[in-house]
């Protein structure tokens, strides 16, 4: 410097295929059960979908630019 490929919830991801509801496991918090703790059940909180623009009635998803982080080329 230039290919591609990753960036969604504290953590690991899915979800882009076909634009309209933002999710799953674990953790976390409250309850239940237990003499008490773990196990298990039950509810719940918790997200600018890296960023900024664009298209569009409407963007996590389509373009375009940036930042970041892996690989390969040079």
């Nucleotide at each position: 410097g230039g290919g591609c490929c990753c960036g969604u919830a504290g953590c690991u991801c899915a979800g882009u295929u076909u634009g309209g509801g933002a999710g799953a496991g674990c953790g976390c918090u409250a309850g239940a059960a237990u003499c008490g703790c773990a196990c298990u059940c039950u509810a719940g909180a918790g997200g600018u979908c890296g960023u900024c623009g664009g298209u569009u009635c409407g963007a996590u998803c389509c373009c375009g630019a940036u930042c970041g982080g892996g690989u390969c080329c040079a």
Molecule: transfer RNA
Organism: Bacteroidota bacterium